[in-house]
Molecule: transfer RNA
Organism: sheep gut metagenome
RNA sequence: GCGCCGUUAGCUCAUUAGGCUAGAGCACAUGACUUUUAAUCAUGGGGUGGUGGGUUCAAAUCCCGCACGGCGCA
Numbered sequence: 001g002c003g004c005c006g007u008u009a010g011c012u013c014a015u016u017a018g019g020c021u022a023g024a025g026c027a028c029a030u031g032a033c034u035u036u037u038a039a040u041c042a043u044g045g046g047g048u049g050g051u052g053g054g055u056u057c058a059a060a061u062c063c064c065g066c067a068c069g070g071c072g073c074a
Base pairs, nucleotide, nucleotide: 001073002072003071004070005069006068007067010026011025012024013023019057028044029043030042031041032040050066051065052064053063054062
C1' cells in the first nucleotide's frame, strides 16, 4: 500500500433482500419474600446504533469518505 471482516445499552450478543414502540442474557435500581444476606419472583432505568456525508417519503439495515480493532497479501 491492497483485500476481507468487525464497530448496536456498563459487558457479551441479536436485529441487515429499508417502514423495528431497537431487543435478549448478565450487570444495575426499587419492591416482594427472608431474622439478615444470598437465592427466587415482580417492576424499572439505560443505546439512537464508531464518525461525517449521500440516496430515499422513510436507513441500525443501501452507497462513499474517515477513525479504531482483527486477519491475509505485498